Annotation
This is a predicted complex of two RNAs, RNase P RNA and transfer RNA, with 385 nucleotides together. It holds a member of the Rfam family "Bacterial RNase P class A". By type it is a ribozyme. Rfam's curators write: Ribonuclease P (RNase P) is a ubiquitous endoribonuclease, found in archaea, bacteria and eukarya as well as chloroplasts and mitochondria.

[in-house]
RNA sequence: GAAGUGUUUCAUCCAGUCGCUGUAGGCCUUGCGCCUAUGGAGGAAAGUCCGGGCUCCGCAGGGCAGGGUGCAGGAGAAAUUCCUGUGGGUGCGAACCUAAGGAAAGCGCCACAGAAAAUAUACCGCCGGUCCGCCGGCAAGGGUGAAAAGGCGAGGCAAGAGCUCACCGGACGCGCGGCGACGCGCGUGCCUGGCAAGCCCCACCCGGAGCAAGAUCGAAUAGGGGAGGACGAGGCGGCCCGCUGACUCCCGGGUACGAUCGCUUAGAUAAAUGACUGGGCACGACAGAACCCGGCUUACGAAACGCUUCCCAA
RNA sequence: GGCGGCAUAGCCAAGUGGCAAGGCAGAGGACUGCAAAUCCUUUAUCCCCGGUUCGAAUCCGGGUGCCGCCU
Numbered sequence: 001g002a003a004g005u006g007u008u009u010c011a012u013c014c015a016g017u018c019g020c021u022g023u024a025g026g027c028c029u030u031g032c033g034c035c036u037a038u039g040g041a042g043g044a045a046a047g048u049c050c051g052g053g054c055u056c057c058g059c060a061g062g063g064c065a066g067g068g069u070g071c072a073g074g075a076g077a078a079a080u081u082c083c084u085g086u087g088g089g090u091g092c093g094a095a096c097c098u099a100a101g102g103a104a105a106g107c108g109c110c111a112c113a114g115a116a117a118a119u120a121u122a123c124c125g126c127c128g129g130u131c132c133g134c135c136g137g138c139a140a141g142g143g144u145g146a147a148a149a150g151g152c153g154a155g156g157c158a159a160g161a162g163c164u165c166a167c168c169g170g171a172c173g174c175g176c177g178g179c180g181a182c183g184c185g186c187g188u189g190c191c192u193g194g195c196a197a198g199c200c201c202c203a204c205c206c207g208g209a210g211c212a213a214g215a216u217c218g219a220a221u222a223g224g225g226g227a228g229g230a231c232g233a234g235g236c237g238g239c240c241c242g243c244u245g246a247c248u249c250c251c252g253g254g255u256a257c258g259a260u261c262g263c264u265u266a267g268a269u270a271a272a273u274g275a276c277u278g279g280g281c282a283c284g285a286c287a288g289a290a291c292c293c294g295g296c297u298u299a300c301g302a303a304a305c306g307c308u309u310c311c312c313a314a
Numbered sequence: 315g316g317c318g319g320c321a322u323a324g325c326c327a328a329g330u331g332g333c334a335a336g337g338c339a340g341a342g343g344a345c346u347g348c349a350a351a352u353c354c355u356u357u358a359u360c361c362c363c364g365g366u367u368c369g370a371a372u373c374c375g376g377g378u379g380c381c382g383c384c385u
Stems, first nucleotide, its partner, number of pairs: 001310010012280007020040008028031001042286001046297002049295005054210004061241004066206005071085005086100001087098004101201002106199002108195003123142002125138005150168002153165003169190001171188007214261004224251005234244003281284001315384007324338003332368001340356005361377005
């Protein structure tokens, strides 16, 4: 100097003038008035992907169905959250990624190619025999495929083969270390695919809906007709149990989709952050709250610091 | 504001892991004296980006666009 990687911080600033909006106080002309004081968008306010508060469904009980999560320890109210690790993967590296339980519980799938895609099999081959038709042995080599029944070397054999041995890999058992995931060592064997972000099994968790939830006030609910119902209507917003226990549904008629609260030390219901002037330099990206909070994800500018690799110079 | 769904050729659409059916329209050809009808041929970034898998339109995550419902 170039390329990269991790962490943290900021989010144009200052002054003046005029506006917008909430609250408090004051004034009189009682008006969505004026004056004074004071508050007034973000790290993502976004997506609505998780979790919670809050509210209603009488209680939020059990089971089934359905859904979610899935290595260990810790943090946390909880979480598809965070931190530190283990195993696996990517990268020369700093670092980064990881939905990572179970395939001897069962089912299913593995196209094409290939002899054979899972307890099987022999196309080309190799070896022995032969009446030359074939018979028997083998799976080392070739070929197919994403994947072929441990890999590689030596011994052995008619040819071969974990048949035997060393190393590697994997399985099981034991010992040691670690809270644990797991790691290391020794021994005995070679045993016999892959896919669970396919169904499923195991463990744990989840009742449903959402502030347009819902509450209060106000208007309307006159007079009628029909059907069902304590032999249980209707409700508990998937079903059953269970609980509850007198009204429910249809026709027709009437009325005001009104107000306030929920709603916030930003807090509206047409719903507010702006404009102008002057100055500074780094010349300004993504972007604007609508009940609230904790996360994740996505969009995006700048700066600081640490680290890695390469090149050049001393 | 909240909740739910959809996206496959110009249009309508089938497809639940293995070369993406079909119809209409368009283009070219055959038939015809010329047309119509008919027949043949032709047309794909499965909305976009990642992941799982040997393999993804399909399964999973994120994004974009459109539609519907709730006062």